[in-house]
Context: one part of a larger RNA
RNA sequence: CCCGAAGUUAGACGGAAAGACCCCAUGAACCUUCACUGUAGGCUGAUACUGUGUCUAGAUGAUUUUUGUGUAGGAUAGGUGGGAGGCUAUGAAAGGGGUACGCUAGUACUCCCCGAGCCGACGUUGAAAUACCACCCUGGAAUCAUUUGGAUUCUAACUGCGUUCCGUGAAUCCGGGCGCAGGACAAUGUCAGUUGGGCAGUUUGACUGGGGCGGUCUCCUCCAAAAGAGUAACGGAGGAGCCCAAUGGUACCCUCAGCCUGGUUGGCAAUCAGGCGUCGAGCGUAAAGGUAGAAGGGUGCUUGACUGCGAGACCUAUAAGUCGAGCAGAAACGAAAGUUGGGCUUAGUGAUCCGGCGGUGCUGGAUGGAAAGGCCGUCGCUCAUCAGAUAAAAGGUACUCUGGGGAUAACAGGCUGAUCGCAUCCGAGCGUCCAUAGCGGCGAUGCGGUUUGGCACCUCGAUGUCGGCUCAUCACAUCCUGGGGGUGAAGAAGCUCCCAAGGGUUUGGCUGUUCGCCAAUUAAAGUGGUACGUGAGCUGGGUUUAAACCGUCGUGAGACAGGUUGGUCCCUAUCUACUUUGGG
Numbered sequence: 001c002c003c004g005a006a007g008u009u010a011g012a013c014g015g016a017a018a019g020a021c022c023c024c025a026u027g028a029a030c031c032u033u034c035a036c037u038g039u040a041g042g043c044u045g046a047u048a049c050u051g052u053g054u055c056u057a058g059a060u061g062a063u064u065u066u067u068g069u070g071u072a073g074g075a076u077a078g079g080u081g082g083g084a085g086g087c088u089a090u091g092a093a094a095g096g097g098g099u100a101c102g103c104u105a106g107u108a109c110u111c112c113c114c115g116a117g118c119c120g121a122c123g124u125u126g127a128a129a130u131a132c133c134a135c136c137c138u139g140g141a142a143u144c145a146u147u148u149g150g151a152u153u154c155u156a157a158c159u160g161c162g163u164u165c166c167g168u169g170a171a172u173c174c175g176g177g178c179g180c181a182g183g184a185c186a187a188u189g190u191c192a193g194u195u196g197g198g199c200a201g202u203u204u205g206a207c208u209g210g211g212g213c214g215g216u217c218u219c220c221u222c223c224a225a226a227a228g229a230g231u232a233a234c235g236g237a238g239g240a241g242c243c244c245a246a247u248g249g250u251a252c253c254c255u256c257a258g259c260c261u262g263g264u265u266g267g268c269a270a271u272c273a274g275g276c277g278u279c280g281a282g283c284g285u286a287a288a289g290g291u292a293g294a295a296g297g298g299u300g301c302u303u304g305a306c307u308g309c310g311a312g313a314c315c316u317a318u319a320a321g322u323c324g325a326g327c328a329g330a331a332a333c334g335a336a337a338g339u340u341g342g343g344c345u346u347a348g349u350g351a352u353c354c355g356g357c358g359g360u361g362c363u364g365g366a367u368g369g370a371a372a373g374g375c376c377g378u379c380g381c382u383c384a385u386c387a388g389a390u391a392a393a394a395g396g397u398a399c400u401c402u403g404g405g406g407a408u409a410a411c412a413g414g415c416u417g418a419u420c421g422c423a424u425c426c427g428a429g430c431g432u433c434c435a436u437a438g439c440g441g442c443g444a445u446g447c448g449g450u451u452u453g454g455c456a457c458c459u460c461g462a463u464g465u466c467g468g469c470u471c472a473u474c475a476c477a478u479c480c481u482g483g484g485g486g487u488g489a490a491g492a493a494g495c496u497c498c499c500a501a502g503g504g505u506u507u508g509g510c511u512g513u514u515c516g517c518c519a520a521u522u523a524a525a526g527u528g529g530u531a532c533g534u535g536a537g538c539u540g541g542g543u544u545u546a547a548a549c550c551g552u553c554g555u556g557a558g559a560c561a562g563g564u565u566g567g568u569c570c571c572u573a574u575c576u577a578c579u580u581u582g583g584g
Base pairs, nucleotide, nucleotide: 001584002583003582004581005580006579007578008577010576011575012574014571015570022405023404024403025402027401028400029397030396031395032394035202036201037200038199039198041195042194043193044192045191046190047189048188051154053152054151055150056149057148058147059146060145061144062143063142064141065140066139068137078136079135080134081133082132085119086118087117095112096111097110098109099108100107101106158182159181160180161179162178163177165176166175167174205217206216207215214234218240219239220238221237222236223235241386242284243343244342248302249301250300251299252298253297254296256280258276259275260274261273262272282291283290285348287346288345289344306329307328308327309326312323313322314321318387331340332339333338354380355379356378357377358376359375360374362373363372412459413457414455415454416453418452420448421447422446423445424444425443429439430438466541467539468538469537471533472530473529474528475527476526479504480503481502482499483498484497485496486495487494506520507519508518509517510516547565548564549563550562551560552559553558
């Protein structure tokens, strides 16, 4: 060096299973509910099957009858018309009794008695006699008819029960007979209202230094933004979702803030006078730009906060957005030239569909109309997730599933080293005195890669996760043992620093614990790395499935770095590696 045999499992990010954790999908399934929309079912009503009588309440109509004081005024005058007479032995006036109404004055009807009268045009009134007749209004009464509702009754629809009568030889079935009970109810059909996680179909946003929680989502101003424009972040600061009929238009006029001086109450500061005063004031509203030769402050007159258009530009993926001379019409102000199509400018907003309103020389389904539509104007959206999926929508899953992702988290590794550990520099101060025996404020510079983090680079078609057991191996920033320097080292015992990794570095109690506390020893009971060494070596107490209990939260399904009991750990070694051994 080559070839074997028997072994051990450190590695082949070993094998097995398109990761079950995590995220994503305009994926799924179940479950829940005060998510949305439906629906079985329930309840209620109407109607059909469904008929008789009585009572009662209402509406309408017909007939009869009755009712109507504002003031003045004989006095409870409903309206209008005709009208000079009307009623009365078929019982007038007067008297007595009763009923109804009543604005307590009376009106209407009726009974008894009685036996011959009573009323009307006049004067008051807007209107003259209920003297008489007719038609009506308002409110009421009686009768009849139609109709609606309620109560109740009946039996014949319909329903239930019994029977040993029949079809029938059996039948608790069906049908008929008989009897009883209920009864126009119930049952059933249709329609409507209400209820309805019982059931069903679905929805339950995105961004995001993983996801969730929080925050945000459209528009305006500034910085970032690197002197054209533009330019990102969960970068730094603020605003808007309006307001104003004058805070608009025009003509004319004026100049602020602040300071100084003077001056009654009056003061630092009120109003007044003089002076200085380029802009520091003001400009509805945030900021920026702008602005005194006005865009600021006033006064007069007014409505251009107009209609039809628009050369040409800016901006821009689109759709939008912005500026605009000029022309026509009709105006405002101004002597005129001219200016005016809102506001010093930049925020104050919402596409399409659908629908409402006004107008209209358009269309009008055989024709004429109409309906409806079009066109012009206008209105209705915190459609704020603001280029707006629907008119209409929340949750749970540890019972879970599928497709994917190392595009994205938890372990480990990597990068970084804020944090952490260690070291060095400086030397304020402590140390009786004395910065440096021993310490060392405030600071500065490094090293390490054991903590907590940041990043998300390999791995999600799988890199098994805490602790223990077993077996270790390395570093040295050394716990012991060894050698030195300093000492605030008398000796002993210490403190501190330098060298040094050869060897060593305990046993128990509690806890799943690492750690820690306790006990007893020891020369000492080191600090770390090794996928927080080591599960194809063991364990499985913890964490981290399915079961269950408690507390808390939640309406609930369920949830909880809260607690508690229970809970399948597979692999016969091909290669590398290592151990023992044989042959060439």

Large-subunit ribosomal RNA, domain V from Planctomicrobium piriforme, 584 nucleotides, folded computationally. Rfam family: Bacterial large subunit ribosomal RNA. Lineage of the source: Bacteria > Planctomycetota > Planctomycetia > Planctomycetales > Planctomicrobium.